[in-house]
């Protein structure tokens, strides 16, 4: 210095053709059990990497930056 790809819950990932953001682990409190484990039930927890533009409406189009990661010279 050019292309690509990836980034979304504490962690791995989903998210269809733009239409209210989910899941499995993980965590709290309850149940169950003399105790753990292991089941069950309810709950917490997201500016969707950032900033913009596009549209009633953007996690999803686009533009521009970052961070890792591959690849060319």
């Nucleotide at each position: 210095g050019c292309g690509g790809a990836u980034g979304u819950a504490g962690c791995u990932c989903a998210g269809c053709u733009g239409g209210u953001a989910g899941a499995g682990c993980g965590c709290a409190a309850c149940c169950u059990u003399g105790c753990c484990a292991a089941g069950g039930u309810u709950g917490a927890g997201g500016u969707c990497g950032c900033a913009g533009g596009u549209u009633c409406g953007a996690a999803u189009c686009u533009u521009g930056u970052u961070a890792u990661c591959c690849g060319c010279u």
This is a predicted structure of a 73-nucleotide RNA (transfer RNA) from Haliscomenobacter hydrossis DSM 1100. Taxonomically the source falls in Haliscomenobacter hydrossis (Bacteria, Pseudomonadati, Saprospiria, Saprospirales). It matches the Rfam family "tRNA". By type it is a transfer RNA.